A computed fold for a 117-nucleotide RNA from a Chitinophagales bacterium, annotated as SAM riboswitch aptamer (S box leader). The sequence was found by an Rfam model in a public genome assembly. Rfam family: SAM riboswitch aptamer (S box leader). For this family Rfam cites "The S box regulon: a new global transcription termination control system for methionine and cysteine biosynthesis genes in gram-positive bacteria" (Grundy and Henkin, Mol Microbiol, 1998).

RNA sequence: AACUUAUUGAGAAAGGCGGAGGGAAUAGGCCCUACGAUGUCUUGGCAACCCCAGAAUAAUUAAUGAUGGAAGGUGCCACAUCCUAAUCCAAAGAGCAAUCAGAGGAAGAGAUAAGUA
Numbered sequence: 001a002a003c004u005u006a007u008u009g010a011g012a013a014a015g016g017c018g019g020a021g022g023g024a025a026u027a028g029g030c031c032c033u034a035c036g037a038u039g040u041c042u043u044g045g046c047a048a049c050c051c052c053a054g055a056a057u058a059a060u061u062a063a064u065g066a067u068g069g070a071a072g073g074u075g076c077c078a079c080a081u082c083c084u085a086a087u088c089c090a091a092a093g094a095g096c097a098a099u100c101a102g103a104g105g106a107a108g109a110g111a112u113a114a115g116u117a
Base pairs, nucleotide, nucleotide: 002116003115004114005113006112007111008110013043014042015041016040017039021032022031023030026085027084028083029082044077045076046075049073050072051069052068053067056064057063081109087106088105089104093100094099
């Protein structure tokens, strides 16, 4: 790199280095950035996936698990998975109809975790 499952809500910044682009990818928009971004290191923090305890269900040592915790393994700490377009479904509305339209949803993609071979 691949596959499976879950989540994609909220939350949490100071300093050192460095020096030009950055916010995943194409296009358009929007935004951050020499008052130094993105990156990286240190320290601090957030969260609760793994982890620890465990009400209860259950009824055998299965399984689910409200709730609480934070030592350790990851992760994360601008807005924010930023919006729109490219696939599918589709409400209102327009139209005699064909059809137009496109609120919204799904899928896809990405990210994170746990696992598989």